[in-house]
A computed fold for a 527-nucleotide part of an RNA from an uncultured Gammaproteobacteria bacterium, annotated as small-subunit ribosomal RNA, 5' domain. The coordinates come from a structure-prediction model, not an experiment, and the mean pLDDT is 87.
Context: one part of a larger RNA
RNA sequence: AUUGAACGCUGGCGGUAUGCUUAACACAUGCAAGUCGAACGGUAACAUGGCUAGCUUGCUAGCUGAUGACGAGUGGCGGACGGGUGAGUAACGCGUGGGAAUCUACCUAUUAGUUGGGGACAACCUGGUGAAAACCAGGCUAAUACCGAAUGUGGUCUACGGACUAAAGCAGGGGAUCUUCGGACCUUGCGCUAAUAGAUGAGCCCGCGUUAGAUUAGCUAGUUGGUGAGGUAAUGGCUCACCAAGGCGACGAUCUAUAGCUGGUCUGAGAGGACGAUCAGCCACACUGGGACUGAGACACGGCCCAGACUCCUACGGGAGGCAGCAGUGGGGAAUAUUGGACAAUGGGGGCAACCCUGAUCCAGCAAUACCGCGUGUGUGAAGAAGGCCUGCGGGUUGUAAAGCACUUUCAAUUGUGAAGAAAAGUUUAAGGUUAAUAGCCUUGGACCUUGACGUUAACUUUAGAAGAAGCACCGGCUAACUCCGUGCCAGCAGCCGCGGUAAUACGGAGGGUGCGAGCGUUAAUC
Numbered sequence: 001a002u003u004g005a006a007c008g009c010u011g012g013c014g015g016u017a018u019g020c021u022u023a024a025c026a027c028a029u030g031c032a033a034g035u036c037g038a039a040c041g042g043u044a045a046c047a048u049g050g051c052u053a054g055c056u057u058g059c060u061a062g063c064u065g066a067u068g069a070c071g072a073g074u075g076g077c078g079g080a081c082g083g084g085u086g087a088g089u090a091a092c093g094c095g096u097g098g099g100a101a102u103c104u105a106c107c108u109a110u111u112a113g114u115u116g117g118g119g120a121c122a123a124c125c126u127g128g129u130g131a132a133a134a135c136c137a138g139g140c141u142a143a144u145a146c147c148g149a150a151u152g153u154g155g156u157c158u159a160c161g162g163a164c165u166a167a168a169g170c171a172g173g174g175g176a177u178c179u180u181c182g183g184a185c186c187u188u189g190c191g192c193u194a195a196u197a198g199a200u201g202a203g204c205c206c207g208c209g210u211u212a213g214a215u216u217a218g219c220u221a222g223u224u225g226g227u228g229a230g231g232u233a234a235u236g237g238c239u240c241a242c243c244a245a246g247g248c249g250a251c252g253a254u255c256u257a258u259a260g261c262u263g264g265u266c267u268g269a270g271a272g273g274a275c276g277a278u279c280a281g282c283c284a285c286a287c288u289g290g291g292a293c294u295g296a297g298a299c300a301c302g303g304c305c306c307a308g309a310c311u312c313c314u315a316c317g318g319g320a321g322g323c324a325g326c327a328g329u330g331g332g333g334a335a336u337a338u339u340g341g342a343c344a345a346u347g348g349g350g351g352c353a354a355c356c357c358u359g360a361u362c363c364a365g366c367a368a369u370a371c372c373g374c375g376u377g378u379g380u381g382a383a384g385a386a387g388g389c390c391u392g393c394g395g396g397u398u399g400u401a402a403a404g405c406a407c408u409u410u411c412a413a414u415u416g417u418g419a420a421g422a423a424a425a426g427u428u429u430a431a432g433g434u435u436a437a438u439a440g441c442c443u444u445g446g447a448c449c450u451u452g453a454c455g456u457u458a459a460c461u462u463u464a465g466a467a468g469a470a471g472c473a474c475c476g477g478c479u480a481a482c483u484c485c486g487u488g489c490c491a492g493c494a495g496c497c498g499c500g501g502u503a504a505u506a507c508g509g510a511g512g513g514u515g516c517g518a519g520c521g522u523u524a525a526u527c
Stems, first nucleotide, its partner, number of pairs: 001526003005523005012374006018367002020332001025330003029327003034077003039074002042070002046068003049064007084285003093210007102202002107198008115149001117147002124139006154165004169190006177184002211257003218248003223245008260282004264275004287308005310321004338364001340363003346360001347358004377407004387398004411468001413463001416460002421454001426448009471516005476497003482511005492499002
């Protein structure tokens, strides 16, 4: 000088940060990932409309998916992001600089297409088993679910003859024409398929750097290399068969211990040393161990399967669970916060959109934990008051300190006013584009209507009055600051030297003083 600190005494306000360093210990409860009805069959609930019946003449019941909507279900996208933790890892894990044998949903640009069919399975109905979790059988049905066929711009393979290889529709609007009055058809938007390029993200390889121990000296059989095959998005002993006998090591292999790495942080004149909280990048993990499935992407924190430990339910047959998400509980500990508000902003997921979800995030609460700022009054005031303390008894000191007098009102309290964080979205309208179109849709502009958790916000203002606001450590030397009383090697102090055995500036108290100040000391730790 510093700290994610703790402890003791004390404590007025505000701003900005930070807050389980220990048990990767166990977890009650709530929430943390949903969304789309403009993919689909539908209608459990709510509302509206219609029909029927009863009548207490405006409610009751029933029917009707007709409309707004929508539980459960099929389907799509997202649950691989965001959030947490640092157990493992001394490693191509990280940092830095290179490389070639790769993939990439959504997004952007470009090219070509989007034809014609089929059979199912949920939901639902019926029946059954079970305490439950759940499951079984039969029957009906839709799709942007699934499967053939066609086409092949292209793409892949090729022995250059050829072979293989797609798709899905939905919504808005509409003048002719056709119509079985459903639509066809045209058009716009969102999709879908194939391909190319980009962007983004990811996988892989290599050089160099990356803690300590030799009281760890030898280590290695898929081990090192080759050939061939398999496997992967892709190279490769990645895996396998065969062949060779290699490979690493005092320039420290192997083993052991410790540890997430970095940008950085602290210190220091620097060189260096120590550390790696918050924030940012990368990695690893998700009760412990193993495994794959789905998918563009996982071997997946709030998915699945198996084993194990633990907890819970049970009708004893069998089931359920995983806070190292946000709060919170127990435990451990010197020690670390609320079972808060809101999606208003920023961002993310879904959706054409409206909107929904979001413990990400933004805010609020708690803590002097840290840093910074402000206040606790200002001026005047000598009878140098009283009281205290000391005294050589004259006085000295506390001390302009107080009282008194004159002022001020920051902050807190109180009254009212009141920004900015809000741009969008929606409605309407003008121009332009698209179009057969003055529909519709898109872009730009105008008008209107609203949207704030914080929030009784910030700031300004009213009122009142010095009014509500100072402590802590030290005073032998180092080291700024001295006397008296008590004690008597006792009680005690102490960072080092050392004090204390009857005149202690070193113990305890008092008066006085010194230092810092909403803090001050102590302890721990680093330079």